[in-house]
RNA sequence: CUUAUCAAGAAAGACUGAGGGAAGGGCCCUUUGACGUCUUGGCAACCCGGAAGAGCCGGGUGCUAAAUCCCACUCCAACAAAGGAGAGAGAUGAG
Numbered sequence: 001c002u003u004a005u006c007a008a009g010a011a012a013g014a015c016u017g018a019g020g021g022a023a024g025g026g027c028c029c030u031u032u033g034a035c036g037u038c039u040u041g042g043c044a045a046c047c048c049g050g051a052a053g054a055g056c057c058g059g060g061u062g063c064u065a066a067a068u069c070c071c072a073c074u075c076c077a078a079c080a081a082a083g084g085a086g087a088g089a090g091a092u093g094a095g
Base pairs, nucleotide, nucleotide: 001095002094003093004092005091006090011040012039013038014037015036019029020028021027024071025070026069041064042063043062045061046060047059048058049057050056068089073086074085075084076083
């Protein structure tokens, strides 16, 4: 850079000790222990292999608060708000 997906799913323990959710706004999580590291589990999105029609098994990557937490830009609707569709940005896989 190209392409596919992103409303589903899935946690405990140890160490540490104040931040974290990408960035702006909002909202939220957090000393009843965040973030991070390690161990052991779990989930099943993509890829590979096996098996063969069960949506299974093994492996690689990934993930395991909240829709990618929501908004932000454009269009439609609306007196205002709530709503819908898309773009952009981001994340992950494959190339």
This is a predicted structure of a 95-nucleotide RNA (SAM riboswitch aptamer (S box leader)) from a marine eukaryotic metagenome. Rfam family: SAM riboswitch aptamer (S box leader). About the family: The SAM riboswitch is found upstream of a number of genes which code for proteins involved in methionine or cysteine biosynthesis in Gram-positive bacteria. The prediction has a mean pLDDT of 77.